[in-house]
RNA sequence: AUGUUAUCAAGAAAGGCCGAGGGAUUAGACCCUGUGAAGCCUUAGCAACCCUUCGUACAAGCGAAGAAGGUGCUACGUUCUACCAGAUUUUUUUUGGACAGAUAACUU
Numbered sequence: 001a002u003g004u005u006a007u008c009a010a011g012a013a014a015g016g017c018c019g020a021g022g023g024a025u026u027a028g029a030c031c032c033u034g035u036g037a038a039g040c041c042u043u044a045g046c047a048a049c050c051c052u053u054c055g056u057a058c059a060a061g062c063g064a065a066g067a068a069g070g071u072g073c074u075a076c077g078u079u080c081u082a083c084c085a086g087a088u089u090u091u092u093u094u095u096g097g098a099c100a101g102a103u104a105a106c107u108u
Base pairs, nucleotide, nucleotide: 001108003106004105005104006103007102008101013043014042015041016040017039021032022031023030026082027081028080029079044074045073046072049070050069051066052065053064054063055062056061078100083097084096085095086094087093
């Protein structure tokens, strides 16, 4: 990198270095940002995918508890819209889904 499955309205920040962008990509909108973006490092935290223990006779699955380890995450719903369908209405508002994306586990 390819594919499969699951989740994506919750949660959780300080310090140091650096110095101009950032919120994945394209377009638009809306935001964050020299009161310091992105990136790197340290510490802390959140969560519970993998994991650990227990219960369900075993397995699978499910449920409960945990947090040592492997990841992940710690502005805004994946920031919102774009494609399809529905409701409301004909200016709009809103719901569901698809696509794309992120993360985890497995896979070729």
This is a predicted structure of a 108-nucleotide RNA (SAM riboswitch aptamer (S box leader)) from Chryseobacterium sp. Leaf180. RNAcentral records the identical sequence in 2 taxa. The coordinates come from a structure-prediction model, not an experiment, and the mean pLDDT is 80.